[in-house]
RNA sequence: GGAGUCGGACGAGCCGCCGCCGCGAACGCGAGUUCGGGGAGGAAAGUCCGGGCUCCGCAGGGCAGGACGCUGGGCAACUCCCAGGGGGAGCGAUCCCCGGAAAGCGCCACAGAAAACAGACCGCCCGGUUCGCCGGGUAAGGGUGAAAAGGUGGGGCAAGAGCCCACCAGCGGGCGUGGCGACACGUCCGGCUAGGCAAGCCCCGUCCGGAGAAAGGCCAAAUAGGAGCGCGCUCGAGGUCGGCCCGACCGAAGCGCUCGGGUAGGCUGCUCGAGGCGCGGAGCAAUCCGCGCCCUAGAGGAAUGGCGGCAUAGAACAGAACCCGGCUUACGGUCCGGCUCCAGGU
Numbered sequence: 001g002g003a004g005u006c007g008g009a010c011g012a013g014c015c016g017c018c019g020c021c022g023c024g025a026a027c028g029c030g031a032g033u034u035c036g037g038g039g040a041g042g043a044a045a046g047u048c049c050g051g052g053c054u055c056c057g058c059a060g061g062g063c064a065g066g067a068c069g070c071u072g073g074g075c076a077a078c079u080c081c082c083a084g085g086g087g088g089a090g091c092g093a094u095c096c097c098c099g100g101a102a103a104g105c106g107c108c109a110c111a112g113a114a115a116a117c118a119g120a121c122c123g124c125c126c127g128g129u130u131c132g133c134c135g136g137g138u139a140a141g142g143g144u145g146a147a148a149a150g151g152u153g154g155g156g157c158a159a160g161a162g163c164c165c166a167c168c169a170g171c172g173g174g175c176g177u178g179g180c181g182a183c184a185c186g187u188c189c190g191g192c193u194a195g196g197c198a199a200g201c202c203c204c205g206u207c208c209g210g211a212g213a214a215a216g217g218c219c220a221a222a223u224a225g226g227a228g229c230g231c232g233c234u235c236g237a238g239g240u241c242g243g244c245c246c247g248a249c250c251g252a253a254g255c256g257c258u259c260g261g262g263u264a265g266g267c268u269g270c271u272c273g274a275g276g277c278g279c280g281g282a283g284c285a286a287u288c289c290g291c292g293c294c295c296u297a298g299a300g301g302a303a304u305g306g307c308g309g310c311a312u313a314g315a316a317c318a319g320a321a322c323c324c325g326g327c328u329u330a331c332g333g334u335c336c337g338g339c340u341c342c343a344g345g346u
Stems, first nucleotide, its partner, number of pairs: 001342010013310006020039002023036005041317001045328002048326005053212004065208005070084005085098005099203002104201002106197003121142002123138006150168006169193001171190008216268004226259006238250004275294008
């Protein structure tokens, strides 16, 4: 210098003017005014996991259903994170995967004879033959495929074959050593051999009650219905006209008051929290502990915008709606750091 890999930070800045939504103070009966201060993200997104909170349900256990799946640790919890183990890709940094396929069922395109309790297209061998071929044996050879029923050598056989033997690979088991463990290494034995897919069903183990902020709580018109009390039922409660009285008319079983549930509506839940920053300590790390400092949106048709200037182009994905921890996805560009490989110089 080039190529790559992993991680972190940012994601238009400043000034002026006018606006929008909360908060505090002052003034005002009030509407509101003035001053001060705050106002979206790394993903606020998808709503895919896990929790908090709230209401409902619940003696205990089970079935069904769902999620997850190597080991140890972290965490409120997790399908998350850290460290490790095993397998795979890469020269490497690094990245990807993780119970069970010798319990069972099912599936395995195309090609190929055959895709799995096997199977005979060619070839090889044996027997028969009307000389066309037929019957049987054979997975060593040919060929197909992503994948073909252990590999090499020898023995054996009509030809062959783990049929037998040696070594190797793989599987299962015992013992020893190391490790908390997953597991690793060593050694002995066994039958000689077992295809793949569990994100198709299934088996084993662990976990899981339901609904969600339109949860939930409080205040509370009108109408209808409920309870209690009072008045009234022709000696007439009450209603209409009317400012009131008189009066006129209607009028018969209701009417009035109070209380409670509750609808519209309003208030709340609402933002101080498994919180952020700094320092120190424990730990490989995730993370935890201690001390100090800070307060950092809270709307309800739902606020964060517009104009001008520096400066000429301002360009990414995208907008909180109860809160938090994750995962995943989207993202123009800028900056920083660790590491790897290649080439060159000293």
Annotation:
The RNA shown here (Bacterial RNase P class A) has 346 nucleotides and comes from Desulfovibrio sp. X2. The coordinates come from a structure-prediction model, not an experiment, and the mean pLDDT is 76. Rfam family: Bacterial RNase P class A. From the family's description: Ribonuclease P (RNase P) is a ubiquitous endoribonuclease, found in archaea, bacteria and eukarya as well as chloroplasts and mitochondria.